[in-house]
This record gives sequence, structure tokens and C1' cells, in this order.
RNA sequence: GCGGGUAUGGUUCAAUGGUAGAACAGCUGGUUGCCAAUCAGCUGACUCGGGUUCGAUUCCCGAUACCCGCACAA
Repeated sequence: GCGGGUAUGGUUCAAUGGUAGAACAGCUGGUUGCCAAUCAGCUGACUCGGGUUCGAUUCCCGAUACCCGCACAA
């Protein structure tokens, strides 16, 4: 340099053109003599810019970061 892939709560992963969900973690409360465990509830996210669309996390273009392969140089 060329090609491909990935980007979603603190972490690991879903999902879908029409309200973004789960588990773990965190916080609050119940239970307990205390802790742990357990139960109930709560907080918190679509990498960035542009386009298409009535509506974009999703489709298109570009950028950024990371991963894989190939090439060049040393």
C1' cells in the first nucleotide's frame, strides 16, 4: 500500500428500518444477630461525520480504532 472482518451499559454478548435486551458487575431495599447466599427494584450503551428514508443502531459513502490475510522495503 491492497483486501476482508469487528465497533451496542463497567465487562461478555443478543436483537431489529418503528420504545435497544440478557447475564455478570454497581446502587437501594427485604430476609439474617452479622457476613455470604437469596429475593425485589433502580442506574447506565448503539465509535464518529455525511447521505437515503415519514422514521437509521440497522441500508449507502467516508473517517477513526482494533484484528486477520496479502504485497513492498529493510
The RNA shown here (transfer RNA) has 74 nucleotides and comes from Parcubacteria group bacterium RIFCSPHIGHO2_01_FULL_56_18. The coordinates come from a structure-prediction model, not an experiment, and the mean pLDDT is 81. The sequence is in RNAcentral, with records from ENA. It matches the Rfam family "tRNA". Gene Ontology term of the family: triplet codon-amino acid adaptor activity. By type it is a transfer RNA. The source organism's lineage runs through Bacteria and Bacteria candidate phyla.